[in-house]
């Protein structure tokens, strides 16, 4: 230089056109002499990034950006 893949919460990931989520983890309370364990509630997101399509994109399309495999 070529090709396939992946990019969402603070890690690890799910979602595949209309409502942005979970599991760990944070915080507060409850529970304990106390810590842990166990319960309850809650904050946290430009879904890499620019443009196309649609009535409507996190999802389809391209371009670049980056990891992360193969090939030369």
């Nucleotide at each position: 230089g070529g090709g396939c893949g992946c990019u969402u919460a603070g890690c690890u990931c799910a979602g595949c056109g209309g409502g942005a989520g979970a599991g760990c983890a944070c915080u507060u309370c409850c529970u304990u002499c106390a810590c842990a364990c166990g319960g309850a509630a809650g904050g946290g997101g430009u879904c890499g990034u620019c443009g196309g399509u649609u009535c409507a994109a996190u999802c389809c399309c391209g371009g670049c950006a980056g990891c992360g495999c193969c090939c030369a």